SAM riboswitch aptamer (S box leader) from Virgibacillus salexigens, 111 nucleotides, folded computationally. Its Rfam family is "SAM riboswitch aptamer (S box leader)". About the family: The SAM riboswitch is found upstream of a number of genes which code for proteins involved in methionine or cysteine biosynthesis in Gram-positive bacteria. RNAcentral holds the sequence, with entries from ENA, Rfam and Ribocentre.
[in-house]
RNA sequence: UUCUUAUCAAGAGAAGUGGAGGGAAAAGGCCCAAUGAAACUUCGGCAACAGGUUAUUGAUGGCUAACACUGUGCUAAUUCCUACAGACAAUAUGCGUCUGAUAGAUAAGAA
Repeated sequence: UUCUUAUCAAGAGAAGUGGAGGGAAAAGGCCCAAUGAAACUUCGGCAACAGGUUAUUGAUGGCUAACACUGUGCUAAUUCCUACAGACAAUAUGCGUCUGAUAGAUAAGAA
């Protein structure tokens, strides 16, 4: 980097350095930001994806539950919303609801 599978409406911030952008990408909207953006560092926190441990069993395996111990991850707003396709409602040059696809993120496995 590519492929497969699973999940994505919940959850969790302070300080220091830094100095103008950021919210994945192109477009529209909406928002965050000099009361300090991105990025980096430190210390916290959240979370059961994988491993591990414990409970359950005579034992093993499985299922389930618990525990942040290990490996990751995450820590404004639903993946911030829309976009593309379909359905419903409606007949308003509009608006709304639902489903799916694409894209993306994370984990595990494979090449």